[in-house]
Context: one part of a larger RNA
RNA sequence: UUGGGCGUAAAGAGGGCGUAGGUGGCUUGGUAAGUCAGGUGUGAAAGCCCAGGGCUCAACCCUGGAAGUGCAUUUGAUACUGCUGAGCUUGAGUGUUGGAGAGGUCAUCGGAAUACCUGGUGUAGUGGUGAAAUACGUAGAUAUCAGGUGGAACACCGGAGGCGAAGGCGGGUGACUGGCCAAACACUGACACUGAGGCCCGAAAGCGUGGGGAUCAAACAGGAUUAGAUACCCUGGUAGUCCACGCCGUAAACGAUGGAUACUUGCUGUUGGAGGUAUUGACCCCUUCAGUGGCGAAGCUAACGCGUUAAGUAUCCCGCCUGGGGAGUACGGUCGCAAGAUUAAAACUC
Numbered sequence: 001u002u003g004g005g006c007g008u009a010a011a012g013a014g015g016g017c018g019u020a021g022g023u024g025g026c027u028u029g030g031u032a033a034g035u036c037a038g039g040u041g042u043g044a045a046a047g048c049c050c051a052g053g054g055c056u057c058a059a060c061c062c063u064g065g066a067a068g069u070g071c072a073u074u075u076g077a078u079a080c081u082g083c084u085g086a087g088c089u090u091g092a093g094u095g096u097u098g099g100a101g102a103g104g105u106c107a108u109c110g111g112a113a114u115a116c117c118u119g120g121u122g123u124a125g126u127g128g129u130g131a132a133a134u135a136c137g138u139a140g141a142u143a144u145c146a147g148g149u150g151g152a153a154c155a156c157c158g159g160a161g162g163c164g165a166a167g168g169c170g171g172g173u174g175a176c177u178g179g180c181c182a183a184a185c186a187c188u189g190a191c192a193c194u195g196a197g198g199c200c201c202g203a204a205a206g207c208g209u210g211g212g213g214a215u216c217a218a219a220c221a222g223g224a225u226u227a228g229a230u231a232c233c234c235u236g237g238u239a240g241u242c243c244a245c246g247c248c249g250u251a252a253a254c255g256a257u258g259g260a261u262a263c264u265u266g267c268u269g270u271u272g273g274a275g276g277u278a279u280u281g282a283c284c285c286c287u288u289c290a291g292u293g294g295c296g297a298a299g300c301u302a303a304c305g306c307g308u309u310a311a312g313u314a315u316c317c318c319g320c321c322u323g324g325g326g327a328g329u330a331c332g333g334u335c336g337c338a339a340g341a342u343u344a345a346a347a348c349u350c
Base pairs, nucleotide, nucleotide: 004321005320006319007304008303012318014201015200016199017198021194022193023192025088026087027086028085029084030083031082033081034080035077036076037075038074039073040072041071042070049065050064051063052062053061054060091191092188093187094186095185096183097182098181099180103177104176105175106174107173108172109171110154115149116148117147118146119145120144121143125136126135162169163168206247207246208245209244210243211242216240220236221235222234223233258317259316260315261314262313263312266295267294268293269292270291271290272289273288274287275286276285299306300305323350324349325348332343333342334341335340
């Protein structure tokens, strides 16, 4: 290379936008590049294959023929692909009327709770644990009442619920703003899918500058436990946790399952629409679209399991895998303030 694969055995890039490229709906005209058929030329000799011949046979050798995927040229064919012209509406998009939502950014407000501060009441304990001790407390703690300060997070609603491309998003209100769904029409007329590079987003921790600091809490200190205890438990406690701006660019970034389209029995729950039936009305019930769960036909799978939200049946495009260790390491490159990230071997060994 041919080929086989990627839920759990090695393997889906954390996610998106999109360039080149690859692929691409229905009808019709032209063209004839791909494609198909025929002719001609060429395709050295030897060899292979066939026929005949020569060494006593054979190997070997000689003569003739055939074959020769290919290339060039020419004459045709036009189903399919390409190119080109014209058209279409089902793919895609735009408009209209409605709808749901923790989607995003900014500003502002609220109550409960923790901690601290001030004052009142009040007196000897509180706290903590398996049991204790460190710790706090007669300089008046814990408890309780009143007032205040400050920071962070938003009980109930809350749901296998919703939204978002992913990361993720949850108190209230306002401003700005993205996407999605349904219905019926109107419009554009293939404008589509995927996407190497590229660009953007990207939890937590971490880094830089400046703020903030209630809680919790790496490090650290003390008390216990223990043979020891650099731990688990307890009392404290600093970075950090929060905000603004700028970096970092990684996660079991998981559905361990790339995206798009089409097709293939069903039952049941739930969210958001639309229509019908019914009713005084709201339900209930039926149909249908979009999402999100459970169970399961066929089929698939090594099994587990998946099963119209496929891991089924197919097509297109991208990414990735090729025995274990060495190693996601070294070296080099790129990026970063650093931590490090990314790209990515070999010797050797089993």
A computed fold for a 350-nucleotide part of an RNA from a Pseudobdellovibrionaceae bacterium, annotated as small-subunit ribosomal RNA, central domain. Its Rfam family is "Bacterial small subunit ribosomal RNA".